[in-house]
This record gives sequence, C1' cells and structure tokens, in this order.
RNA sequence: GCGUCACAUGGGGAUGGGGUUCCCUAAAAUCGCCGUCCCGGCUGAUGACCCCUGCCAAUCG
Repeated sequence: GCGUCACAUGGGGAUGGGGUUCCCUAAAAUCGCCGUCCCGGCUGAUGACCCCUGCCAAUCG
C1' cells in the first nucleotide's frame, strides 16, 4: 500500500423537519411507475408508523 472480516461511527432508502423501528452501504448504498417512448401520462412530502410544515381535493362556518 492492497484485499477480506468484525466493531464503532457516518451516510442512504423518488422533494422538507422531528421521534421510533427495519433494511442497505464504506465511495458505495441511492436516483418512482406506465405508454403509442426523447414525447406524453400517473401516484406519493414515510422504507414503515406517528407528529409538524408545505401542496392538492371535498364539505361546513
């Protein structure tokens, strides 16, 4: 210096923040789906649950 393994820590899981939990990753993890496919269409602020913020729809005052 390189390779492998373990621990700790960090980071990531289709757009924000916090808590809990799960998974992945060490330069990688990650970067949604559909169709007549370079153009058009659709869902969702979550990996999952809860709360807050933002956005959309409906109803009432």